[in-house]
RNA sequence: GAUGCUGUAGCUCAAUGGCAGAGCGAGGGCCUGUUAAGUCCGGGGUUGGAGGUUCGAGUCCUCCGAGCAUCG
Repeated sequence: GAUGCUGUAGCUCAAUGGCAGAGCGAGGGCCUGUUAAGUCCGGGGUUGGAGGUUCGAGUCCUCCGAGCAUCG
């Protein structure tokens, strides 16, 4: 330098172009003499950045930047 892949909550990951979710963690409640375990609850997101297409984009297209792999 070329090609491909990845990127979404604190972490690991979902989401057929149609309300962005789960598990774990963190927080709070219940339980317990206390802790742990168990159980319940409500939060937490500019979906890497900028544009485009569309009534509607996490998803499709272009560019930029990051990481990984392969090739040179």